The RNA shown here (transfer RNA) has 72 nucleotides and comes from a Candidatus Nealsonbacteria bacterium. Rfam family: tRNA. It is annotated as a transfer RNA. Gene Ontology term of the family: triplet codon-amino acid adaptor activity.

[in-house]
RNA sequence: GCCGACGUAGCUCAGAGGGAGAGCAACGCUUUCGUAAAGCGUAGGCCAUGGGUUCGAUUCCCAUCGUCGGCU
Numbered sequence: 001g002c003c004g005a006c007g008u009a010g011c012u013c014a015g016a017g018g019g020a021g022a023g024c025a026a027c028g029c030u031u032u033c034g035u036a037a038a039g040c041g042u043a044g045g046c047c048a049u050g051g052g053u054u055c056g057a058u059u060c061c062c063a064u065c066g067u068c069g070g071c072u
Base pairs, nucleotide, nucleotide: 001071002070003069004068005067006066007065010024011023012022013021018055026042027041028040029039030038048064049063050062051061052060
């Protein structure tokens, strides 16, 4: 330099046009003499950034940035 994949909650990831979610973690409550476990609940998100298409974009297209991999 060229090609490809990925970027969504603190972490690991799902969601692939119309309500942003799960598990773990955090916090609170119940239970216990106490802890752990278990149960219930709460909070946490500019969906990498900027444009485009669309009535409507996390989702489709383009560019940029970042991470990883391959080729030279």